[in-house]
RNA sequence: GGCCCUAUCGUCUAGCCCGGUCUAGGAUAUCGGACUCUCAUUCCGGCGACACGGGUUCAAAUCCCGUUAGGGCCG
Numbered sequence: 001g002g003c004c005c006u007a008u009c010g011u012c013u014a015g016c017c018c019g020g021u022c023u024a025g026g027a028u029a030u031c032g033g034a035c036u037c038u039c040a041u042u043c044c045g046g047c048g049a050c051a052c053g054g055g056u057u058c059a060a061a062u063c064c065c066g067u068u069a070g071g072g073c074c075g
Base pairs, nucleotide, nucleotide: 001074002073003072004071005070006069007068010028011027012026013025020058030046031045032044033043034042051067052066053065054064055063
């Protein structure tokens, strides 16, 4: 330098191929409450995310282009 893969709540992950949903879902962590003599467990509730820029479209996490970061293969 060329090609390919990946990037979503603090962490892990579903959704992307095939655009439209209810508030982007779940687990875990954390916070509050219930329960308990206390702790743990259990239950209820809260909090929290589409790497960045642009394009297409009535509508983009999803399609297209570029950039950034990480990984792999080739030279």